Transfer RNA from a Myxococcota bacterium, 75 nucleotides, folded computationally.
It matches the Rfam family "tRNA". By type it is a transfer RNA. About the family: Transfer RNA (tRNA) molecules are approximately 80 nucleotides in length.
């Protein structure tokens, strides 16, 4: 320098262009003498950034940033 993959909730990850989700975690309530388990409910998101395409973008395109891997160059 080039190529590929990835970036979504605190963590691990889903998500066919049409309402952003799950598990775990967190908070409250129920249950218990108390705890654990269990049940019910809830909070939590600029979808890495900026543009573009589109009636509409997490999803498609371009550039940039970050992480990982590969290739090449370099005295």
């Nucleotide at each position: 320098a080039g190529g590929c993959a990835c970036g979504u909730a605190g963590c691990u990850c889903a998500g066919c262009g049409g309402u952003a989700g799950a598990g775990c975690g967190c908070c409250g309530c129920c249950u218990u003498g108390a705890c654990a388990c269990g049940g019910c409910g809830g909070a939590g998101g600029u979808c890495g950034g900026c543009g573009g395409u589109u009636c509409g973008a997490c999803c498609c395109c371009g550039c940039c940033c970050g992480u990982g891997c590969c290739u090449a160059c370099c005295a």